[in-house]
Context: one part of a larger RNA
RNA sequence: GAAUGAACGCUGGCGGCGUGCCUAACACAUGCAAGUCGAGCGGUAAGGCCCCUUCGGGGGUACACGAGCGGCGAACGGGUGAGUAACGCGUGGGUAACCUACCCGGAAGUGGGGGAUAGCUCAAGGAAACUCGAGGUAAUACCGCAUACGUCGCAGGCGACGCAAGUCGGCUGCGGGAAAGGCGGGGCUCCUUCGGGACCUGUCGCUUCCGGAUGGACCCGCGUCCGAUUAGCUUGUUGGUGAGGUAACGGCUCACCAAGGCUACGAUCGGUAGCCGGCCUGAGAGGGUGAUCGGCCACAUUGGGACUGAGACACGGCCCAGACUCCUACGGGAGGCAGCAGUGGGGAAUUUUGGGCAAUGGGCGCAAGCCUGACCCAGCGACGCCGCGUGGGGGAUGAAGGCCUUCGGGUUGUAAACCCCUGUCAGGCGGGAAGAAGGGCCUGUCAGCUAAUACCUGGCAGGAAUUGACUGUACCGCCAAAGGAAGCCCCGGCUAACUCCGUGCCAGCAGCCGCGGUAAUACGGAGGGGGCGAGCGUUAUUC
Repeated sequence: GAAUGAACGCUGGCGGCGUGCCUAACACAUGCAAGUCGAGCGGUAAGGCCCCUUCGGGGGUACACGAGCGGCGAACGGGUGAGUAACGCGUGGGUAACCUACCCGGAAGUGGGGGAUAGCUCAAGGAAACUCGAGGUAAUACCGCAUACGUCGCAGGCGACGCAAGUCGGCUGCGGGAAAGGCGGGGCUCCUUCGGGACCUGUCGCUUCCGGAUGGACCCGCGUCCGAUUAGCUUGUUGGUGAGGUAACGGCUCACCAAGGCUACGAUCGGUAGCCGGCCUGAGAGGGUGAUCGGCCACAUUGGGACUGAGACACGGCCCAGACUCCUACGGGAGGCAGCAGUGGGGAAUUUUGGGCAAUGGGCGCAAGCCUGACCCAGCGACGCCGCGUGGGGGAUGAAGGCCUUCGGGUUGUAAACCCCUGUCAGGCGGGAAGAAGGGCCUGUCAGCUAAUACCUGGCAGGAAUUGACUGUACCGCCAAAGGAAGCCCCGGCUAACUCCGUGCCAGCAGCCGCGGUAAUACGGAGGGGGCGAGCGUUAUUC
């Protein structure tokens, strides 16, 4: 000099964009943070609508929907950095050793049956959490059967590729393995108990298989802090055979066999630490660092475990154990903010128990839509960067006052007063965007589908009415008025800026050198001056 997630002191007008528990991975009151689908199902607790009513209520409908069964999501998103010196991360490769829900392309199907069980009703236990018995019911829940282009296993044989182990692609035989239906309008035709149903059609699904995309898993080379006052470490240890297990290779696990494996190119042990893109500094080389943003990893009260699932060994799931907190009728139960706010505590120190789903993105849904403390905004803090303002011009007999003085004067100083002017910001009044694209509805038209010009789906064009938290915000116009807006540090040398008074090795200053013991430009005050300026200094840390 530059820098900071800063803090402290004094001071403080406005705006934009960022940013804000670095400490106790300490403990947490309260609210919210993951739901959704009635176009899967039986239904009807509440509301709406309709009917009846003795005004208590009852019935219907399904606009809608509590609870329940079922599906998808909840493994994303969000937080934190405890652990980890490791294939954890970075980088470059490999898998002839692998998986991948939803999505995309392609192929083939979606036939026919069955038994249950929640909810509900009745009954029982319990303070509660909740549990239990009987009856009865539905499905895109569950289970057989049929079918099998692909597919899987076994056997045989062929071709291609590969150095090889082997891989890939056809062929033959035997064997194994699927499914779910819902909704909509329309239509020749058929049936009808006149409600509708069958059939056709559209759409959303379902099953099997191939390929893709995306996401992941595993393996390898290289790189990745300090200590030798840590020198030896290792028994599933190192390798083999076989088996089990896994999506998959593997000592991953197990049985048996062999006795190996690592290490001064630092094993083992101890300490410290999430890693990177980056960030800071520096001419660079390098050094330091890993906040915000982005990628990866790890963790979710502590330790362990599995279940479900395409995916977890699962932050707002389950079980066991520990510590802690809470409830209890003492028998037994409930809980987990390192999600967003917020509280206590710790600390030099770090914010609102705010608004909205309008946008972007995510989950569910055919859709409308619902949910979303992700996110978008607002609030607080000069914490940082940037911009703007606190006025401009004129004005000398150089006023007054202050300070100094050689008492002549000098200086503060065009500074003020005074005159003229302007109107940024703040204030008042008025106008007022963009962020909005979409979605639903109507009309026309084209294409697809179809037996069909119905319907339906998609594209295009047109139309009317709409969707903004921020927000009456940005911005614009008008009004008024210099009015409301300057401090902080320094002045011995380094280093830019000097005099007076007070003090008298005292009180004090100080980054280094050093000042102060009676004329101190170095202490304290004042006048003056220098520097920076809504900041200025100090402290800490890095280069």

This is a predicted structure of a 543-nucleotide part of an RNA (small-subunit ribosomal RNA, 5' domain) from an invertebrate metagenome.